[in-house]
Context: one part of a larger RNA
RNA sequence: GGCGCAUGGCGGAUGCCUUGGCUCAUGGAGGCGAUGAAGGACGUGAUAAGCUGCGAUAAGCCGCGGUUAGGAGCAAAUAUCCCUUGACCCGCGGAUUUCCGAAUGGGACAACCCGUCAGCAUGAAGUGCUGUCAUCAUUACCUUUUGUAAUGAGGCUAACGGAGGGAACUGAAACAUCUUAGUACCUCCAGGAAGAGAAAACAAAACGUGAUUCCCCCAGUAGUGGCGAGCGACCGGGGAAGAGCCCAAACCGGCGUUGUGGCGACGCAGUGCCGGGGUUGUAGGACCGCGCCGUCGUACCCUGAUCGUGAACGGAACUGUCUGGAAAGUCAGGCCAUAGCGGGUGAAAGCCCCUUACGUGAAGCGAGACGGGACGUAGCGGUAUCCUGAGUAACGCGGGACACGAGUAAUCCUGCGCGAAUCGGCCGGGACCAUCCGGCAAGGCUAAAUACUCCCAUGAGACCGAUAGUGAACCAGUACCGUGAGGGAAAGGUGAAAAGCACCCCGACGAGGGGAGUGAAACAGAUCCUGAAACCAUGCGCCU
Repeated sequence: GGCGCAUGGCGGAUGCCUUGGCUCAUGGAGGCGAUGAAGGACGUGAUAAGCUGCGAUAAGCCGCGGUUAGGAGCAAAUAUCCCUUGACCCGCGGAUUUCCGAAUGGGACAACCCGUCAGCAUGAAGUGCUGUCAUCAUUACCUUUUGUAAUGAGGCUAACGGAGGGAACUGAAACAUCUUAGUACCUCCAGGAAGAGAAAACAAAACGUGAUUCCCCCAGUAGUGGCGAGCGACCGGGGAAGAGCCCAAACCGGCGUUGUGGCGACGCAGUGCCGGGGUUGUAGGACCGCGCCGUCGUACCCUGAUCGUGAACGGAACUGUCUGGAAAGUCAGGCCAUAGCGGGUGAAAGCCCCUUACGUGAAGCGAGACGGGACGUAGCGGUAUCCUGAGUAACGCGGGACACGAGUAAUCCUGCGCGAAUCGGCCGGGACCAUCCGGCAAGGCUAAAUACUCCCAUGAGACCGAUAGUGAACCAGUACCGUGAGGGAAAGGUGAAAAGCACCCCGACGAGGGGAGUGAAACAGAUCCUGAAACCAUGCGCCU
């Protein structure tokens, strides 16, 4: 020095565990904010650095309800207090709520500085306290200019939604049309959903269907496509859900206003607002004549039977023996069960504890029948006249959307241009024309079926189990890094119970250790369960 065996050290794998995560299901909620939010700064305790709570009334104040013997958070200790005249705790409601922050009196390097006006305090100057004072929009008022008043907005927020803009990598085995994709991303706006939606729809030759949305099929079909890569329907069928309505106009009336005529009453022409009327395609309505005031309905408001939720309440049934540190294990004999889900208790408990099945439940909150209000509510005939959405439809040029890339290219949107018809009318049925069929544009509203989950409650898992699972099981978006945008960790486990080693000895009044004691165990002694390997050491054996 090597190998082997043994005993240790170091180390923290493995096993076991779970306070934390992940993914879902069902139900709820789907907003908060100038009555100052979200998020913070600074304070606040007898002692108080951090976290949590709270706000100068500051780990709290008040009321109502619940519960019951203790309580003053994490969190020990001491001190001092509170509490059966009900504290602490739980639910609901209220009060207080510094400063910053949309931040809004002005300013500012957020948590600071300085003001106006009114009132109050003080004897004045001064100072202090309380309130007030931003901007924009809409509406109203003599809008004269200027304003005044009322109302609203502003900011935050996970995804889902609508709209305005809108890539590239990539694919095409290169690349340009094309694709990726109207995706990502930016902006605006909204709701609990949004958007769409009551036919100028579809169909096909028939006795057809009858708003929209979503799902399954139709179908990877028909098409489209440097006919490449790719893209990709309709009709129709089956389901989910189901709901239909209101204006503009004609006409009638009222009020105002402009012009004009008139001495005036008032008239004519125009115009604005308001009320009635009216809302469709086998056309409808106005208008004229006849008839009709009861029925039915509602998505709006009120009431609120009842139901749900709700702090919480009630809630069955076990003993002995043995082993053991400990019984829930063993053995023996019982019991309950609308409860043998689950968790805890010194090992493995239906009957020890908390729960569990089941039942009950105040305020508050949510839903909501009946009822009331408000609103709506269709007839018959006539047809001369009037009305039925105009810079619109269509067309040309340029784009875009439609599965459809200009194509035979209909249909929809529109930047420029042009520009109708008016019910004897107009649009569509994939160029276009005729016939036929369907419909009535150029105004508007509309639940449900659908999408999503920052959040709350309950529950589940052939999900993870500390290099896993969230980045984060632990005081983590922390420490730390970066000028900044931003990046971003590591780190769980004594024991059943601290019973956390009194006392003695060595030592420096240490560290550390040896005894003693606790404990089932201390090689469970504080980064303390188990304690692998690498690596290090000691002893012994063999070889060189």
A computed fold for a 544-nucleotide part of an RNA from Prevotella sp. P2-180, annotated as large-subunit ribosomal RNA, domain I. The RNAcentral record of the full RNA draws on ENA and SILVA. Lineage of the source: Bacteria > Pseudomonadati > Bacteroidota > Bacteroidia > Prevotella. The prediction has a mean pLDDT of 85. Rfam family: Bacterial large subunit ribosomal RNA.